[in-house]
RNA sequence: CCGCGUUCCCAGGGGUGCCCGAGCAGCGGGCUGAGACAGCGCCAACAGCGGCGCCAAACCCUCCGAACCUGAUCCGGUUCGCACCGGCGUAGGAAACGGAACGUCGCGCCCCU
Numbered sequence: 001c002c003g004c005g006u007u008c009c010c011a012g013g014g015g016u017g018c019c020c021g022a023g024c025a026g027c028g029g030g031c032u033g034a035g036a037c038a039g040c041g042c043c044a045a046c047a048g049c050g051g052c053g054c055c056a057a058a059c060c061c062u063c064c065g066a067a068c069c070u071g072a073u074c075c076g077g078u079u080c081g082c083a084c085c086g087g088c089g090u091a092g093g094a095a096a097c098g099g100a101a102c103g104u105c106g107c108g109c110c111c112c113u
Base pairs, nucleotide, nucleotide: 001108002106003105004103005102006101007100008099009098011062012061013060014059017031018030019029020028021027023049024048039054040053041052042051043050068093069092070091074087075086076085077084
C1' cells in the first nucleotide's frame, strides 16, 4: 500500500405477514422472524376486524448484492395457517463497487535497515 474483518459516519434500498377471539369499529390474545411498533389521511365495512397512501421507530440489506421485488393466488414436503425445508434459480430485476478509525487478520505486494 492492497485485501479482509469489526466499529462508526454519511448516502441509499427494503419488508411489515399468519392464526384465534366469548370482545365489537377497530380492539384483545397468540405464532414465526433480525424485523410484523407507533402516528395521520382516504376508502370500504355487521361479519368482518380490512384496503390504499403518507410518515416513521427498530431491524435487515447495498454489487463477494436470495435484503427485497417479479414469475406467483407457482410446484413438492410440512403447518390450522403464516412461517419453515426443497424446487423454480447459472431465471428476470434490485440500493455506494462511498468515507474514517482500529486489527494477535493475510504462505499478500513494495520500500528502508